Small-subunit ribosomal RNA, central domain from a Terriglobia bacterium, 348 nucleotides, folded computationally.
Its Rfam family is "Bacterial small subunit ribosomal RNA".

[in-house]
Context: one part of a larger RNA
RNA sequence: CUGGGCGUAAAGGGUUCGUAGGCGGUGCGGCAAGUUGGGAGUGAAAUCUCUGGGCUUAACUCAGAGGCUGCUUUCAAAACUGCCGUGCUCGAGUGCGGGAGAGGCCAGUGGAAUUGCAGGUGUAGCGGUGAAAUGCGUAGAUAUCUGCAGGAACACCCGUGGCGAAGGCGGCUGGCUGGACCGCAACUGACGCUGAGGAACGAAAGCUAGGGGAGCAAACAGGAUUAGAUACCCUGGUAGUCCUAGCCCUAAACCAUCAGGACUUGGGGUGGCCCGCGUAGGCGGGUCGUCUCGUAGCUAACGCGUUAAGUCCUGCGCCUGGGGAGUACGGUCGCAAGACUGAAACUC
Numbered sequence: 001c002u003g004g005g006c007g008u009a010a011a012g013g014g015u016u017c018g019u020a021g022g023c024g025g026u027g028c029g030g031c032a033a034g035u036u037g038g039g040a041g042u043g044a045a046a047u048c049u050c051u052g053g054g055c056u057u058a059a060c061u062c063a064g065a066g067g068c069u070g071c072u073u074u075c076a077a078a079a080c081u082g083c084c085g086u087g088c089u090c091g092a093g094u095g096c097g098g099g100a101g102a103g104g105c106c107a108g109u110g111g112a113a114u115u116g117c118a119g120g121u122g123u124a125g126c127g128g129u130g131a132a133a134u135g136c137g138u139a140g141a142u143a144u145c146u147g148c149a150g151g152a153a154c155a156c157c158c159g160u161g162g163c164g165a166a167g168g169c170g171g172c173u174g175g176c177u178g179g180a181c182c183g184c185a186a187c188u189g190a191c192g193c194u195g196a197g198g199a200a201c202g203a204a205a206g207c208u209a210g211g212g213g214a215g216c217a218a219a220c221a222g223g224a225u226u227a228g229a230u231a232c233c234c235u236g237g238u239a240g241u242c243c244u245a246g247c248c249c250u251a252a253a254c255c256a257u258c259a260g261g262a263c264u265u266g267g268g269g270u271g272g273c274c275c276g277c278g279u280a281g282g283c284g285g286g287u288c289g290u291c292u293c294g295u296a297g298c299u300a301a302c303g304c305g306u307u308a309a310g311u312c313c314u315g316c317g318c319c320u321g322g323g324g325a326g327u328a329c330g331g332u333c334g335c336a337a338g339a340c341u342g343a344a345a346c347u348c
Stems, first nucleotide, its partner, number of pairs: 003320004007302002012316001014201004021194003025088007033081002035077008048066007091191001092188003095184004103177007110154001115149007125136002162169002206247006215241002220236004258315006266293012297304002321348003330341004
């Protein structure tokens, strides 16, 4: 090198784009590098295999034959791979016409609620719990009405609904902008797939600087509970949560299921677009997405089941007993926290 695997046993990279590389639809013509066949040369001896001989046998040894799976060269073949040329349209893309969507960014704006402040009414409680207490309140609270301020989040609609590569995205309006889908079949003519390195994006928490701060709330303080209570419960409360700019780069980043393509019985629901029938309610069909139940098949079982974990192909990533350990050391990155890469001794 070779094997078997990766939903839950160890194992799919967080996601996308893309370099090298690997792989690649269909017709015709050519070349002959791979490929196949024939010839020639070489492939020392020993070793190896077969047959026979010699030591009483065997090991050993001698002879003959084969083989040495390879390399070089030459002739030939042209199916397949490759290369060159020239076509094709089903893959891929473009165009034209449509409608759907919390896709992204920026600006503006609305109402409910919480809190605070000012004022009015009003009086002794409020709050909180299993029960309480801390706390707030006669300096007038809670409740209630009016006004003002400020921040954050957008009830109902809301849906195993939608959109996005993933992270994720939800009041309304406007501007800028990405993608997908459906219909037509006008155009290009394999322009494709995957993707080591690389680049970009990447929840929350955290970090730097400047703002902001209503509610909530690590830390912290107090009250309870308890044997104790550095907790669960309660009263407070600072970072933070929000914005701008820049870092960090992790996650049960999960469908614990990589991407692309092909093929393989069905039933039911739902979202988008299109077509047909119907006066209408509606019914039927096509296609893309999404959910559920299940056939064959698969699976250790659970389960999966045209959105496969079925049957195959291409490319990448990863696993190889538990602990030690995602540790040490080194390196790269980071302001730091730390991240990535990632052992061994020893032990069972």
Description: The prediction has a mean pLDDT of 89.